[in-house]
Context: one part of a larger RNA
RNA sequence: UGGUGGUUGAGGAACUAAGCAAAUUACAUCCGUAACUUAGGGAAAAGGAUGCCCAUCGGGCGCAAGCUUUGAUGGGGGCACAGAAAUGGCUCGGGCGGCUGUUUAACAAAAACACAGGUCUCUGCUAAACCAGUAAUGGGAUGUAUAGGGACCGACGCGUGCCCAGUGCCCGUAGGUUAAGAUUGGGGGUGACUUCUGCUUUGCAGAACGAGCUUCUGAUUUAAGCCCGGGUGAACGGCAGCAGUAACUAUAACUGUUCUAUGGUAGCGUAAUCCCUUGCCGGGUAAGUUCCGGCCCGCACGAAACGCGUAACGAUCUGAGCGCUCUCUUAACCACUAACUCG
Repeated sequence: UGGUGGUUGAGGAACUAAGCAAAUUACAUCCGUAACUUAGGGAAAAGGAUGCCCAUCGGGCGCAAGCUUUGAUGGGGGCACAGAAAUGGCUCGGGCGGCUGUUUAACAAAAACACAGGUCUCUGCUAAACCAGUAAUGGGAUGUAUAGGGACCGACGCGUGCCCAGUGCCCGUAGGUUAAGAUUGGGGGUGACUUCUGCUUUGCAGAACGAGCUUCUGAUUUAAGCCCGGGUGAACGGCAGCAGUAACUAUAACUGUUCUAUGGUAGCGUAAUCCCUUGCCGGGUAAGUUCCGGCCCGCACGAAACGCGUAACGAUCUGAGCGCUCUCUUAACCACUAACUCG
C1' cells in the first nucleotide's frame, strides 16, 4: 500500500450517474392503524408498549394434599432481559405492465412473452378446416360449431368516431375478354390406290383424280379468372390546404375557395411520443436539464399495431421524505491475508 472483515468522536447523503454498498428494522403478545378500493383488500400499513428474576392475589384441576397458570398487583438485580444465532427499514407521488407465471443455459428478467377475457375469420365431418408426409398414413379426434384451426387485442371500468377511391376478402353474374379441347374450312409439302395417254412385250415415262400423313392459317362452340356491379375496417390502410372576418388589441364561433375516398370524433397531450426545449406558469429546494400539477402551434398522440382511467401486484423504471448509517467530510483504531525482509 492492496484485499477481506470489524470498531469509533463530531456531522449525517455533504458521496455518487444513482443511498451503489453498508447500516437501520427484524421474534412473540397486547394496543393501534390512513388515503384509496374491484369492499376481498390496502395491512405486519404507519405508530407504540411489554418480554429476565422473586413475592402476593386471582383463575383452572383435585375430596384433600397439591399441581398448574397465557390473568392482576407489587418488588429485585445486571453494562446489557426477543441478552447467542436466525429474523421485514418505512412512507408519499408518478410511468409501464392487470395479477401468479415465462424468457436471451454462460453480459439483458424487463415496459418483452404468456395469461384469463374481447372481437374477427375458416370448418357441417363416408376425407371438417388446418398441419406432417411423394404416398400409404398420422395428428386434429376415438373430438363435431358451447367443437376444432387461424389472426389481432390483452384483467376490470367507460368507450371504440369518419373514409370502401386504392389493395385484400366475400357475394353477383347480363355484357366484354379469355385456354386446351370439340366441330368445321382454306393454303403449302409429300403422296398410296385408281384412271387415262405414249412407247419396243415383261415394263418404262408422262398426266389426271386424290385418301392418308405433315405444316401454316381461319371460323364456330367453350369454364374459372380478369374487366364489370355490390358489400366489407376489432381487413391492409387513410383520416388536407389557403385566405378573410367581432365596436381597444388579440383571437376567430362565422364566411369564401381549392383538392380529396374521407378530412382526426371522444379522450389524452412538451408524453417511454415535442425538433425548437432546461417551452411557459405553479409546487417542492437556499439553489431542481430530473419530478409533480396545469397550459396546448400534437416537428411527428388518438381509439383492439386499441384510447383513457384503474384497486391489488412488481428483485420493474422514475421523483421526494423519515429513519439509518464510515457513501462522504474531519479525526482515529483493530484483526486476518498479500506486499517487504530473512529462510